[in-house]
Context: one part of a larger RNA
Molecule: small-subunit ribosomal RNA, central domain
Organism: uncultured bacterium
């Protein structure tokens, strides 16, 4: 480089929009770049291969044909690519009339715990353990009744339930706004697909300015445990957890399973729509798209398993592997305020 992988053996980019670039439905003219035939010119000789000869024989020469798969240049072919016209509804998309939903900002509000302050009963204990001590209380806790402050997060509902590219997303009410879906067939008329780079989003932690701080809670300090305990365990208790803005960009960022598209037994849950039949709120469970779960043929897998939500059969495109270690490290170079991210070696080594 090829092959040949890529759910667990090395390999699927976090994730989506999107540009070059690849590749693309049905039928119809035309052109003839590619294709495809045919004819000419070249395609030096040597040299290769195939049959002949000469040296005794080979090696080695020489004769004669092939090849040289190439490349101009010509006539033609019109099935497929391709490029041009004109056209089509089946892929795509828009309209028009629905119902779903923790999709997304932003602003308001609601009780339940939690803690902290005050005021009232009340008193001598609380608390936490395995067990006990740090700790808190006679200056009146702990528990309990009333009032009032803050902050965070939303019990039940709740659900292999829904929504969203993906990272998420849960009291409740508004505004504002996105996608998806079921049904209809009025328009457009291949406008699709996948995407190298580019550009956006991107959990937690972290960072920089202010805010704001009720619980929890790295560092940390104390009590115990242990031979020791820089830990598990109790007590406290700061960064940070929250808000606003700006950065980081990174996870077992996982279905360890790229995006689309077509095909190929079933069964049996559940969630959104539409049809059918029973006269009916209802029900049957008949059917039909859309999503989500479980079993299970065919097939496929090294097994484990997958199986219409495929890891089965098939096309396109795109990313990635190529023995362990050295190492996601070194050096450069982008990017970050800094932590560091991103590309990414070799020596040697076995």
């Nucleotide at each position: 480089c090829u092959g040949g992988g890529u759910g667990u053996a090395a390999a699927g980019g976090g994730a989506g929009u999107g540009u070059a670039g690849g590749u693309g439905g049905u039928a119809u003219c035309a052109c003839a770049a590619g294709u495809c035939a045919g004819a000419a010119g070249u395609g030096a000789a040597a040299g290769c291969c195939c049959g002949g000869g000469g040296c005794u024989c080979a090696a080695c020469c020489c004769c004669g044909g092939g090849a040289c798969u190439g490349c101009u240049u010509u006539u033609g072919a019109a099935a497929c690519u391709g490029u041009g016209g004109a056209a089509c509804u089946g892929g795509a998309g828009u309209g028009c009339a629905g119902g779903a939903g923790a999709g997304g900002u932003a602003a308001g509000u609601g009780g339940a715990a939690u803690u902290c302050c005050u005021a009232g009963u009340g008193u001598a204990g609380c608390g936490g353990u395995g067990a006990a001590a740090u700790g808190c209380g006679u200056a009146g806790a702990u528990a309990u009744u009333a009032g009032g402050a803050a902050g965070a997060a939303c019990a039940c509902c709740a659900g292999u339930g829904g929504c969203g590219a993906a990272g998420g997303c849960g009291g409740c009410u508004u505004a504002c706004u996105g996608g998806a879906c079921g049904g209809u067939a009025a328009c457009u008329g291949a406008c699709g697909u996948u995407g190298a780079g580019g550009c956006u989003c991107g959990a937690a932690a972290g960072c920089g300015u202010g805010g704001g701080g009720a619980g929890c809670a790295a560092a940390c300090a104390g009590g115990a445990u242990u031979a020791g305990a820089u830990a598990c365990c109790c007590u406290g208790g700061u960064a940070g957890u929250c808000c606003a803005c700006g950065c980081c960009g990174u996870a077992a960022a996982c279905g360890a399973u790229g995006a689309a598209u077509g095909c190929u037994a079933g069964g049996u849950g559940u969630u959104g729509g539409g049809g059918a039949g029973c006269a009916a709120a209802g029900c049957u469970c008949c059917u039909u798209c859309g999503g989500u779960g479980c079993c299970g043929c065919c097939g496929c897998a090294a097994a484990c398993g997958c199986a219409u939500u495929a890891a089965g059969c098939a096309u396109u495109c795109c990313a990635c592997c190529u023995g362990g270690g050295g190492a996601g490290u070194a050096c450069g170079u982008u990017c970050g305020c800094a932590a560091g991210a991103a590309u990414g070696a070799a020596a040697c080594u076995c």